[in-house]
Molecule: TPP riboswitch aptamer (THI element)
Organism: Cyclobacteriaceae bacterium
RNA sequence: UUUCGUGUUUAGGGGUGCCUUAAAAUUACGGGCUGAGAACAUACCCAUAUUACCUGAACCGGGUAAUGCCGGCGAAGGGAAAAGGCAAAAGGUUUCG
Numbered sequence: 001u002u003u004c005g006u007g008u009u010u011a012g013g014g015g016u017g018c019c020u021u022a023a024a025a026u027u028a029c030g031g032g033c034u035g036a037g038a039a040c041a042u043a044c045c046c047a048u049a050u051u052a053c054c055u056g057a058a059c060c061g062g063g064u065a066a067u068g069c070c071g072g073c074g075a076a077g078g079g080a081a082a083a084g085g086c087a088a089a090a091g092g093u094u095u096c097g
Stems, first nucleotide, its partner, number of pairs: 001090003005086002008083003012046003016041001017033004053078003059072004
């Protein structure tokens, strides 16, 4: 000096579905399912990206009580920043032996 990884600070990006339950119905608190997270958790995830997330999509196949539940689509298109720190590796220069 470069590369890769990792964490810090200050701003930032994203999602929150399905079923059930009370009162005539709709909509809740609550309960169940998957998940990191199912709307304030002040939490979780992500931050250049082949796992944050969105579009396609009221998509396709499978499966479920039901649902982006699983897989495909998908090495698709889009998608949110800087600073300095630590560790490892490689190269260069200098000094000493």